RNA sequence: AGAGUUUGAUCAUGGCUCAGAGCGAACGUUAGCGGCGGGCCUAACACAUGCAAGUCGAGCGAGAAAGGGACUUCGGUCCUGAGUAAAGCGGCGGACGGGUGAAUAUCGCGUAGGUAACCUGCCCUUCAGCGGGGGAUAACGGUCCGAAAGGACCGCUAAUACCGCGUACGUAUCUCGGGGCUCCGGCCUUGGGGUGGAAAGCUAGGUAGCAAUAUCUGGCGCUGGAGGAGGGGCCUGCGUCGCAUCAGCUAGUUGGUGGGGUAACGGCCUACCAAGGCGAAGACGCGUAGCUGGUCUGAGAGGAUGAUCAGCCACACUGGGACUGAGACACGGCCCAGACUCCUACGGGAGGCAGCAGUCGAGAGGCUUCGGCAAUGGGGGAAACCCUGACCGAGCGACGCCGCGUGGGGGAUGAAGGCCCUUGGGUUGUAAACCCCUUUUGUUCGGGAAGAAAUGCGAUCAGGUGAAUAAUCUGGUCGUUUGACGGUACCGGACGAAUAAGCUCCGGCUAACUCCGUGCCAGCAGCCGCGGUAACACGGGGGGAGCAAGCGUUGUUCGGAAUCACUGGGCGUAAAGGGCGUGUAGGCGGUCGAGUAAGUGGAAUGUGAAAUGCUCCGGCUCACCCGGAGUACUGCAUCCCAAACUGCUCGGCUUGAGUAUGGGAGAGGUUGAGGGAAUUCCUGGUGUAGCGGUGAAAUGCGUAGAUAUCAGGAGGAACACCGGUGGCGAAAGCGCUCAACUGGCCCAAUACUGACGCUGAUGCGCGAAAGCUAGGGGAGCAAACGGGAUUAGAUACCCCGGUAGUCCUAGCCGUAAACGGUGAGCACUAGGUGUUGGAGGCAUCGACCCCUCCAGUGCCGUAGCUAACGCACUAAGUGCUCCGCCUGGGGAGUACGGCCGCAAGGUUGAAACUCAAAGGAAUUGACGGGGGCCCGCACAAGCGGUGGAGCAUGUGGUUUAAUUCGACGCAACGCGAAGAACCUUACCCAGACUUGACAUGCAUUAGACUGGUGUGGAAACACACCUUCCCUUCGGGGCUGGUGCACAGGUGCUGCAUGGCUGUCGUCAGCUCGUGUCGUGAGAUGUUGGGUUAAGUCCCGCAACGAGCGCAACCCUUGUCCUUAGUUGCUAACGGGUAAUGCUGAGCACUCUAAGGAGACUGCCGGUGAUAAACCGGAGGAAGGUGGGGAUGACGUCAAGUCCUCAUGGCCCUUACGUCUGGGGCUACACACGUGCUACAAUGGCCGGUACAGAGGGUUCCGAUACCGCGAGGUGGAGGUAAUCCCAAAAAACCGGUCUCAGUUCGGAUUGCAGUCUGCAACUCGACUGCAUGAAGUCGGAAUCGCUAGUAAUCGCUGAUCAGCAGGCAGCGGUGAAUACGUUCCCGGGCCUUGUACACACCGCCCGUCAAGCCACGAAAGUUGGUAGUACCCGAAGUCGCUGUGCCAACCGUAAGGAGGCAGGCGCCUAAGGUAAGACCAGUGAUUGGGGCUAAGUCGUAACAAGGUAACC
Repeated sequence: AGAGUUUGAUCAUGGCUCAGAGCGAACGUUAGCGGCGGGCCUAACACAUGCAAGUCGAGCGAGAAAGGGACUUCGGUCCUGAGUAAAGCGGCGGACGGGUGAAUAUCGCGUAGGUAACCUGCCCUUCAGCGGGGGAUAACGGUCCGAAAGGACCGCUAAUACCGCGUACGUAUCUCGGGGCUCCGGCCUUGGGGUGGAAAGCUAGGUAGCAAUAUCUGGCGCUGGAGGAGGGGCCUGCGUCGCAUCAGCUAGUUGGUGGGGUAACGGCCUACCAAGGCGAAGACGCGUAGCUGGUCUGAGAGGAUGAUCAGCCACACUGGGACUGAGACACGGCCCAGACUCCUACGGGAGGCAGCAGUCGAGAGGCUUCGGCAAUGGGGGAAACCCUGACCGAGCGACGCCGCGUGGGGGAUGAAGGCCCUUGGGUUGUAAACCCCUUUUGUUCGGGAAGAAAUGCGAUCAGGUGAAUAAUCUGGUCGUUUGACGGUACCGGACGAAUAAGCUCCGGCUAACUCCGUGCCAGCAGCCGCGGUAACACGGGGGGAGCAAGCGUUGUUCGGAAUCACUGGGCGUAAAGGGCGUGUAGGCGGUCGAGUAAGUGGAAUGUGAAAUGCUCCGGCUCACCCGGAGUACUGCAUCCCAAACUGCUCGGCUUGAGUAUGGGAGAGGUUGAGGGAAUUCCUGGUGUAGCGGUGAAAUGCGUAGAUAUCAGGAGGAACACCGGUGGCGAAAGCGCUCAACUGGCCCAAUACUGACGCUGAUGCGCGAAAGCUAGGGGAGCAAACGGGAUUAGAUACCCCGGUAGUCCUAGCCGUAAACGGUGAGCACUAGGUGUUGGAGGCAUCGACCCCUCCAGUGCCGUAGCUAACGCACUAAGUGCUCCGCCUGGGGAGUACGGCCGCAAGGUUGAAACUCAAAGGAAUUGACGGGGGCCCGCACAAGCGGUGGAGCAUGUGGUUUAAUUCGACGCAACGCGAAGAACCUUACCCAGACUUGACAUGCAUUAGACUGGUGUGGAAACACACCUUCCCUUCGGGGCUGGUGCACAGGUGCUGCAUGGCUGUCGUCAGCUCGUGUCGUGAGAUGUUGGGUUAAGUCCCGCAACGAGCGCAACCCUUGUCCUUAGUUGCUAACGGGUAAUGCUGAGCACUCUAAGGAGACUGCCGGUGAUAAACCGGAGGAAGGUGGGGAUGACGUCAAGUCCUCAUGGCCCUUACGUCUGGGGCUACACACGUGCUACAAUGGCCGGUACAGAGGGUUCCGAUACCGCGAGGUGGAGGUAAUCCCAAAAAACCGGUCUCAGUUCGGAUUGCAGUCUGCAACUCGACUGCAUGAAGUCGGAAUCGCUAGUAAUCGCUGAUCAGCAGGCAGCGGUGAAUACGUUCCCGGGCCUUGUACACACCGCCCGUCAAGCCACGAAAGUUGGUAGUACCCGAAGUCGCUGUGCCAACCGUAAGGAGGCAGGCGCCUAAGGUAAGACCAGUGAUUGGGGCUAAGUCGUAACAAGGUAACC
């Protein structure tokens, strides 16, 4: 610090996800040790049991028992226990310490202040004092009630308990003055007078006394003041969560006066008076929450959090209340009410773990009913001491952090085993074994701390007080006493590598790869995504990576996220500018000067608790941890200084803004009046059969006279031309003419005001169309509706009609793709060119032109900006000010609530749930019922076919034991197959074999192998008989058979694991690269453009310049000529010969053969063209513009075809999925399709005769002459290893004859009989021949194929395969046409361009209803629960007030009585409770509504291309 994920790729936007750190955690799994921390986050649910607050006998009165001892009359008594225990009165403490976070959004907390408005026990300092009396009461004793808890009455008694009196500095209060300060409230200081108010004793020692007691000294205690310290109360500024779908709240409410109350101010309370107070800077309401120091994270700013530790607050079963006290409205106190639990004799009582342990429960989740007061701290006490679940320790759990260990060194044959393997090896791996060493930990034995310093006691020294050498206090020295942890830490000895490693991950992000299993199954997954037979992603193994006593997972926080943007974002098209104005609050604001000091800057002071953080130092062996010091705590407050900037006050200025004057343009607005054209309707005339409408029609209108045409009339609406990226207006919007009224704007020149300005939340106003209300109006147009068409349907598009509406008046509505998708204002920042309005200049008689300025409105463009597109003085540039708005897509502009509206609806505006994207711009393709250019037997023009028939052949289907397999649009289907009777053969049935039909090696054994014969069998095979080796260095080897082991074998699967080969687009003209340039980039350029070509062929131009693969050419063949050569070919001349023939001599001239050359290149001429390329025409030429044909197939596409040619990975079979053999099948047959053959006839059939090829083949072969057969063929064998011989007859053609339009002398299927040939064998299942038979068929529906010249058509010939089998295929020649205007259309293709929501690329994408399942949500008659209030009723305890007739010790009084007090009564307030009507929140609800999601449901085709009616609001 970033990364993954939207796309074919790209940039940007944007969300989701990951890597980091943290945790009071939990879960899974694993686990050796120690230290330090931490441990109910949920039920503030309920709690058994024990403990957690007592102490003081030196405040007081009283005072046991057991036990022990002694005595005893055995009944008991005495001593001790013991002035002990337990209790009581009294004092202090139970308001601290400990727990919890329910309540609380608040002066609760934090911070800074105030208190001149206050309190303060114990403690410290200080002043003064402690005199003298009185009356009670617990305990106790007695009587009684009660189950108990407890209580009543009578009687006794003490005090540091209680009550008077005396004294009282001062203080409190009242009052009269002086001085000082002041924020004017008061405060400080000082003087005089009046009034009220105290106390308690105990103890150590001395002295005196018999004692009680008195007194002295000291200590403790007590009383009244003053001060301090520490603690608290109250008040204030500032800060402190979410929701505005909570917008208004408030009656003690706000203030005043009097009174009350409090420690104290105060509506804190009360009576009266006034009507205030709070609120958009968020009152009130609802929800949530203890606050802080801090903690986690982060670069920081921030965000989240508030466990442990520390400060504050609140609470103590729930609610209310007071008492006591210095302090409480009191966790382990009281009273009442309520709920719950327990006891009960049913009458009544008791209780409160959110103290420490512990239990139940809830829960994913959290410990011992431990030890000790040794230390620290607290309460009481004079002290000893007691108490202390505070605390210190131990225990439990890897909960966290930190540390240690599980060994170290050597050790290669790189052992074995495992795994992988290309079989060579690699890896695990120095890892192990083995050798040497060490001993932390562990086991065991021994030693053994620090934490302890005090207090007390004893001794002693010095000092204080004192009459005192008592006592006591202070300080010092010595001794003694005290340890829960714990025989722990630590140290030493012995033993022995001994006791100690796991977890997660390994597709990318992200570090780490292979094998097997599985086969969209099982499963994984944080995101993207893996899994459908070769899974680095599932499960296992091996190996590896990471961390390590842990490792992963889950949850959660911050980060990454600049993804709420203060630091630090945006709004033309990605989400986002309000429809427009006006203007309130608010925010911001020109220039000069003066003052001020709120903001601002600086200095100082105080504070910012400690802990934490950081730095340094130190202590535990290190570290975590702990201690010390420093710094920091960015804050707040006070005070001082400065005065630039902002603010405020004052005074000026004119440039912002405005006013006045003079001109000007304009569909700006409102109202009224007028006008013509056109449509329609009405009347009349002319006129006749149609009109109208459409792609074509029909509905409709018309003989009752339409349409057309002429004249006249009526009525409504809209205003042609001018008219223009012209004008005006804030926007919506505004268009005939005239008039009236009226708003704004522009220009020119001066004058005036003097910042009067800009923006603008809420508010107010305007606001297209449609719609609504009421009343008019209604020509045309036209939702709805009707009809006609179209269509599979057509509730549409098209047509004929047609009502609301459109128009007017008045009033609502308040929305639009209300768009420049661009808020308003000001300033600045190159130009060029139009146009509108105004002014000026030049010039002129004048107008134009031209130049300049201002204001508008367009286009192009620089810098700059932008993701790009684009914007660019009319900014989307550069800045300032203010407002509005955005934060992934869907759900949804929906629901609920509020407001507005007559309604329709508008406005404000969520969530659950769901997805991993949605979206922008641009790029390359592909596509379009987009465009342009061009090509092709693509269409057209022609010729001939197919589709109909019969047959052949292939395929589908069906059948079958099997009908082997593959090929499936073009580009499968006379295809693999250039030839299935057996073989082939892969299929089926049956019979056999198992190292095998075939290859190699090893071991062992035997010897030939082989050939022939016979027997059995369908054969394979088995058995029998005969025949029967070679080399040798004598070891053996070769060869062959048997046995055994390695292995063979497989036409078994996967062509979607592959190689190779092939098809196809397509012989189409394309496909790319290097460098450069442009672009952020994908990419572009080049390759586009202008011409041209068959061609990316060539030329020109050009930020491109070159190059490669393709094109062309080079190759073969054919067409002309030449040269060479001349047999087997040829034969012109000569000789010989024949019936005839190159038959022969001879010749090589010709033909030909086969080798080499020539020739054709737009080379020449003319024209066109840019003078180019090229095209057109011509000459010459055998051939002319690639002459004809062939071979040759770019980058790539189709997961195209082939595992059955071959090769090959993987999988599968191994007495079988291998091999051999016999037979069968591949040849089946209702049917469908493809490709062919033969025909349907006279351009023909048949008969007879006569010609003319080319290219091939031939020795297991072609086979002549001859003979036989009607024929297929047979006999026979010349010649031929081939320019020699043979196959071999070419056929159509031509000549002659016949047939005469007929199912025929056409056609030949089918069938019967008889044969021939091949072959081991023609039954299933060959070809051919002869005789006989003589089917369909008379030119073929929709549709469809080939062909542009030696082509189509037609005719035959040859070859491969092959024993035989050809209508197929591959070739060969003979005869030999027609047509092409042209490119609109169909198909395919090329280039450019355009649109795109497609990229598996239009066979694409995609929308809505319906049907099914699941999920969440809304509505709903209701129903259930909760919360806070309102009104009324009732009203406990209790304070307060009144009363107090009943009662009462202290004081007064001889007494009566009084003062005072208590019970009781009454009243106010009031918790809980009740009643009533509402509010809000939540749960649930038959039914209902839409929404979301869900591989292959239904119906259509809305959108994306002109999406087939442009789309959208």
Small-subunit ribosomal RNA from an uncultured bacterium, 1513 nucleotides, folded computationally. The coordinates come from a structure-prediction model, not an experiment, and the mean pLDDT is 85. The sequence is in RNAcentral, with records from ENA and SILVA.